[in-house]
The prediction has a mean pLDDT of 82.
The part of an RNA shown here (small-subunit ribosomal RNA, 5' domain) has 500 nucleotides and comes from an uncultured prokaryote.
Its Rfam family is "Bacterial small subunit ribosomal RNA". Rfam links the family to the GO terms structural constituent of ribosome and ribosome.
The full RNA is in RNAcentral, with records from ENA.
Context: one part of a larger RNA
RNA sequence: GAACGAACGCUGGCGGCAGGCUUAACACAUGCAAGUCGAAGGGGAAGCGGGGCUUCGGGUGGCGGACGGGUGAGUAACGCGUAAGAACCUGCCCUUGGGAGGGGAACAACAGCUGGAAACGGCUGCUAAUACCCGAGGAAAGCAGGGGCUCUUAGGACCUUGCACCAUUAGAUGAGCCUGCGUGAGAUUAGCUAGUUGGUGAGGUAAGAGCUCACCAAGGCGACGAUCUAUAGCUGGUCUGAGAGGAUGAUCAGCCACACUGUGACUGAGACACGGCCCAGACUCCUACGGGAGGCAGCAGCGGGGAAUAUUGGACAAUGGGCGCAAGCCUGAUCCAGCAAUACCGCGUGUGUGAAGAAGGCCUUAGGGUUGUAAAGCACUUUCAGCGAGGAGAAAAGAUUGUUGGUUAAUACCUAACAGCUGUGACGUUACUCGCAGAAGAAGCACCGGCUAACUCCGUGCCAGCAGCCGCGGUAAUACGGAGGGUGCAAGCGUUAAUC
Numbered sequence: 001g002a003a004c005g006a007a008c009g010c011u012g013g014c015g016g017c018a019g020g021c022u023u024a025a026c027a028c029a030u031g032c033a034a035g036u037c038g039a040a041g042g043g044g045a046a047g048c049g050g051g052g053c054u055u056c057g058g059g060u061g062g063c064g065g066a067c068g069g070g071u072g073a074g075u076a077a078c079g080c081g082u083a084a085g086a087a088c089c090u091g092c093c094c095u096u097g098g099g100a101g102g103g104g105a106a107c108a109a110c111a112g113c114u115g116g117a118a119a120c121g122g123c124u125g126c127u128a129a130u131a132c133c134c135g136a137g138g139a140a141a142g143c144a145g146g147g148g149c150u151c152u153u154a155g156g157a158c159c160u161u162g163c164a165c166c167a168u169u170a171g172a173u174g175a176g177c178c179u180g181c182g183u184g185a186g187a188u189u190a191g192c193u194a195g196u197u198g199g200u201g202a203g204g205u206a207a208g209a210g211c212u213c214a215c216c217a218a219g220g221c222g223a224c225g226a227u228c229u230a231u232a233g234c235u236g237g238u239c240u241g242a243g244a245g246g247a248u249g250a251u252c253a254g255c256c257a258c259a260c261u262g263u264g265a266c267u268g269a270g271a272c273a274c275g276g277c278c279c280a281g282a283c284u285c286c287u288a289c290g291g292g293a294g295g296c297a298g299c300a301g302c303g304g305g306g307a308a309u310a311u312u313g314g315a316c317a318a319u320g321g322g323c324g325c326a327a328g329c330c331u332g333a334u335c336c337a338g339c340a341a342u343a344c345c346g347c348g349u350g351u352g353u354g355a356a357g358a359a360g361g362c363c364u365u366a367g368g369g370u371u372g373u374a375a376a377g378c379a380c381u382u383u384c385a386g387c388g389a390g391g392a393g394a395a396a397a398g399a400u401u402g403u404u405g406g407u408u409a410a411u412a413c414c415u416a417a418c419a420g421c422u423g424u425g426a427c428g429u430u431a432c433u434c435g436c437a438g439a440a441g442a443a444g445c446a447c448c449g450g451c452u453a454a455c456u457c458c459g460u461g462c463c464a465g466c467a468g469c470c471g472c473g474g475u476a477a478u479a480c481g482g483a484g485g486g487u488g489c490a491a492g493c494g495u496u497a498a499u500c
Base pairs, nucleotide, nucleotide: 001500002499006496007495008494009493010492013347014346015345016344018342020339021305026303028301030300031299032298035063036062037061040060044056045055046054047053070258071257072256079183080182081181082180083179085177089174093171098166099165102134103133104132110125111124112123113122114121115120142163143162144161145160146159147158150157151156185229186228191221192220193219196218197217198216199215200214201213202212203211233255234254235253236252237248238247239246240245260281261280262279264277283294284293285292286291311337313336314335315334319333320331321330322329323328350380351379352378353377360371361370362369363368384441386436387435388434389433390432398422400420401419402418403417404416405415406414444489445488446487447486448485449470450469451468455484456483457482458481459480465472466471
């Protein structure tokens, strides 16, 4: 000198833009953060009402809760980075050519009885399905919209369109695995290792393998640092530096690990699963003492720790995600707003004129000098803030009507493009523009011995104090404290910690 996720002291006008528990991976009150589908199925309630709809709760079923969000405790490791590889899986999506036939038994909900303080149950009975089972088959499931002919038990069959289902081909995406190289400290850690190293044979996995087991052999690693110990998430990057390098890993992005602590598996395409389950432990809470409930390292918020870090805010309008045919619902992801000068950037706090060089202050050799064109006065301007008015863009979708295609037996339906009409904004009193009034509302902080820009007086008297280094202070202190003056930065200025 630069830089900061900073803090502290004094001070503080506005805006833009970014960041904001670095400490206790300490404990958490309260609310919200993952639901959705009635176009899978049974049944129920309410409303309108007269025969067709609309809305809703609980449970069965499907998909999603493995994403998104948080944290960095652990990990010195194929964890990460980079470059290769072969023995694998992959829901939804895209693609290929096919298929979807028959039957049955239950269990919820519900009804009745009943246990318990509660959490939660128990018994009996009824019922559907895209739930379950049988068997044909290697496997499978239907639902919704529309409909001219034909058939009909008047329900439909049937045809067709869309979605869904089954196995299959190729892909995409996402995972799993292996390897070369790279990726810190300590030798005041020198030896370490028995599933250990290899083989044969089994088992196991989606998949290779001592991954596991039986038998056999005695190997394997190590001064090119094994083992042990303490420390640490890694990277793109960030800071600094002319560079080489050094330091670092907040925000943003990629990967990994974790979810009260420890273990385990279940389901599933995917987990050994943050807001799932079982067990053990610590802690907290409820209890009728028999027994139960919980997990903020999600967003806010509370206590605690600390030098120190924000609102128990708004909206799904946009982007994205989940479910759904869709309308839509959910979304503390996200988009916004709030708080604090935390960082960076921009603007303002007036402009011109004005010598009687006013008054006052300070100094003085008492003549004067300085503050100082500074003020006052005069003439202007109105950024920003204030008040009033107007006012984009972020909006594309969606709904509806029509035209032309596709599909089809069809001018239904569905779907694509186009056109018309309609229509959705949290922010928001938006950005921006115009008008009104009046210099009106807006300057401090540090320093002035040398380094280092900037000097005098008074007080003090090795005291009180200053200090980054050298050093000042013991009666004339430009170095302490105050004042006047000056210098430097400026909505900031100084100090401190760690870094280059």